[in-house]
RNA sequence: CGAGCCGGUCGGAUGGCCGCGCGACGCCGGUCGGGGCGACCCGUACCGCCGGUCGUGAGGAAAGUCCGAGCUCCACAGCGCAGGGUGGCGGGUAACACCCGUCCGUCGCGAGACGAGGACCAGUGCCACAGUGACGAUGCCGUCGCCGACCCUUGGGCCGGUCGACGGAGUGAAACGGGCAAACUCCACCCGGAGCAAGGCCAAAUAGGAGGGCGUAACCCGUGCCGGGCGACCGGCCGGGGGAGAGGCGCGCUGCCCAGCCCUCGGGUCGGCCGCAUGAGCCGUCGGGCGACCGACGGCCCGAGAUGGAUGGCCAUCACCGAACGGGGCGCAAGCGCCGCUCGGGACAGAACUCGGCUUACAGGCCGGCCUCGCUG
Numbered sequence: 001c002g003a004g005c006c007g008g009u010c011g012g013a014u015g016g017c018c019g020c021g022c023g024a025c026g027c028c029g030g031u032c033g034g035g036g037c038g039a040c041c042c043g044u045a046c047c048g049c050c051g052g053u054c055g056u057g058a059g060g061a062a063a064g065u066c067c068g069a070g071c072u073c074c075a076c077a078g079c080g081c082a083g084g085g086u087g088g089c090g091g092g093u094a095a096c097a098c099c100c101g102u103c104c105g106u107c108g109c110g111a112g113a114c115g116a117g118g119a120c121c122a123g124u125g126c127c128a129c130a131g132u133g134a135c136g137a138u139g140c141c142g143u144c145g146c147c148g149a150c151c152c153u154u155g156g157g158c159c160g161g162u163c164g165a166c167g168g169a170g171u172g173a174a175a176c177g178g179g180c181a182a183a184c185u186c187c188a189c190c191c192g193g194a195g196c197a198a199g200g201c202c203a204a205a206u207a208g209g210a211g212g213g214c215g216u217a218a219c220c221c222g223u224g225c226c227g228g229g230c231g232a233c234c235g236g237c238c239g240g241g242g243g244a245g246a247g248g249c250g251c252g253c254u255g256c257c258c259a260g261c262c263c264u265c266g267g268g269u270c271g272g273c274c275g276c277a278u279g280a281g282c283c284g285u286c287g288g289g290c291g292a293c294c295g296a297c298g299g300c301c302c303g304a305g306a307u308g309g310a311u312g313g314c315c316a317u318c319a320c321c322g323a324a325c326g327g328g329g330c331g332c333a334a335g336c337g338c339c340g341c342u343c344g345g346g347a348c349a350g351a352a353c354u355c356g357g358c359u360u361a362c363a364g365g366c367c368g369g370c371c372u373c374g375c376u377g
Stems, first nucleotide, its partner, number of pairs: 001374004005369006012318007020057006028051004033042003059348001063359002066357005071195004083191005088102005103117001104115004118186002123184002125180003135177001140168006146161003150157003199274004209265006219241004224237005247257003281300008320345004325340003329336002
């Protein structure tokens, strides 16, 4: 000097103009409204609205929603089954599938990286291509044994076998030696369910529920009035009782008759409010630990809270990166910075109950390590 490894960190700055959400100000001005399709809700002399002033306003991943928790509601004697998860050993943590240390294995020259890393002496399944055969082996060659047929002289020769044992060649990563459990499975341990649309509070209209009040009808009474009839009596009106029920028509069955209105209460729906921004919080110092992390003390100007969902746009200057040109510098060298000028560029992506992790995306930059390898002198 080049190429790398590991860890950490940043993710433009300042100003001007315009715009949006939330909060504060009634001792800044104005106004009685504002929101909703609507029922209605919020606020009613108050920052409710309009303007004004002030404060504040996305991320390292806010993402994927993959793990683990807090919180809330529901369920809950114990044990087991089913289902899901985890898996060397030790530690950290509220917890974890995360993190730290370490052993082993694999990869890399190396710094280092990666690993669901218990069990294939329970059972089942799988092992591409090639090969007879990939796990109930036997196609080829040979030796031995056994059995059978034939030939010669007891013994042997020769041929054969869905026979047995052994050896060899060949194929292949692996040939009765095995390998595979992020194959079923077995072993050990862990796990109740649903999720802020959780859940709580306030609370319309209409319908339905409960209670109460007033009233109407059938019906009953009248020594009341009117009309009709020779009369028994009939009809109407008026007054009283009765009462939508244990109703009335005498009673039972059947059938028939009758009218509702108002008030109060409770539940749910529309809508509104809370949950909802102080928390396993952040920063600093000291101490313990190899480390993850833990403890003590001090400080905090607490830093978004929408609900069709705000956090933005434009301009200028500076800084940054890349390319070309010009100039100058350092070094023995390989090579590396600096200045000027022109042009171009700025990623991935955006909260929605809150945390701890993991994973994935990302222009470009910075810092650290007595880190590694190579080259030059």
This is a predicted structure of a 377-nucleotide RNA (Bacterial RNase P class A) from a Chloroflexota bacterium. The RNAcentral record of the sequence draws on ENA. A source record names the gene rnpB. It matches the Rfam family "Bacterial RNase P class A". Rfam classes the family as a ribozyme. The model forms 94% of the base pairs in the Rfam consensus.